[in-house]
A computed fold for a 96-nucleotide RNA from a Pseudomonadota bacterium, annotated as Glycine riboswitch aptamer.

RNA sequence: GCCAUCCGGUCGGGAGAGCGCCGCUGCGCGACGCGCAGGGGCCGCCGAAGGGGUAGCGCCCGCAAACUCUCAGGCAAAGCGGACCGACCGGAGCCG
Numbered sequence: 001g002c003c004a005u006c007c008g009g010u011c012g013g014g015a016g017a018g019c020g021c022c023g024c025u026g027c028g029c030g031a032c033g034c035g036c037a038g039g040g041g042c043c044g045c046c047g048a049a050g051g052g053g054u055a056g057c058g059c060c061c062g063c064a065a066a067c068u069c070u071c072a073g074g075c076a077a078a079g080c081g082g083a084c085c086g087a088c089c090g091g092a093g094c095c096g
Base pairs, nucleotide, nucleotide: 001094002093005092006091007090008089009088010087011086012085013084018043020042021041022040024038025037026036027035028034029033044075045074046073050071051069052068053067056063057062058061
C1' cells in the first nucleotide's frame, strides 16, 4: 500500500415445509365444553445452523460441495435461528 484471499466483528437483506391428530398436566372462562401454556406419542413434510455421505479436486491421504441423507434442527403469524449476499471495521496474509 491494498486488486484479489482467509478469519472475526457491526449493520442491512435472507427461503422452505401440517394453525395436523391423540392423550396427560396446570391455569383461565363459567359451558360439562372451550381457550392458553407445558411436555409425551403418532403420521406427514422442509433444508440454508451444525453433522454424515459422496461427486469432484489435489501435494495421495488431504480438501470438499448450494449434490445427497435428514442424526440434529425446523414446519400459522410473531419471535429466535439461518447457508449465502452487500456495505463498513479490525486482524492475518500478500506486494513494495
It matches the Rfam family "Glycine riboswitch aptamer". From the family's description: This family represents the bacterial glycine riboswitch. NCBI's taxonomy places the organism under Bacteria, Pseudomonadati, Pseudomonadota.